Model confidence (mean pLDDT): 81 of 100. Transfer RNA from a Jatrophihabitantaceae bacterium, 74 nucleotides, folded computationally. The source organism's lineage runs through Bacteria, Actinomycetota, Actinomycetes, Jatrophihabitantales and Jatrophihabitantaceae. It matches the Rfam family "tRNA". It is annotated as a transfer RNA.
């Protein structure tokens, strides 16, 4: 330099046929249970959906660009 995946909650992802509210597992925290500590049951807070701009009544999702991770070609 080109092309190809991917970037979403502390960690691992799901969701991309554009509409209910942005989810799950782990992991935190609180109370419950124990002499008490794991377990175990309820509940809880964490998210500019990489950055910007566009498109549209409405974008995590379509478009352009940029910037991080990989990995093919040269």
């Nucleotide at each position: 330099g080109u092309c190809c995946c991917g970037g979403u909650a502390g960690c691992u992802c799901a969701g991309c046929u554009g509409g209910u509210u942005a989810g799950a597992g782990c992991g935190u925290c609180u109370c419950g249970u124990u002499u008490a500590c794991a377990c175990c049951g309820a509940g809880a807070a964490a998210g500019u959906c990489g950055g910007c701009g566009g498109u549209u009544c409405g974008a995590a999702u379509c478009c352009g660009u940029c910037c991080c991770g990989g990995g093919g070609c040269a």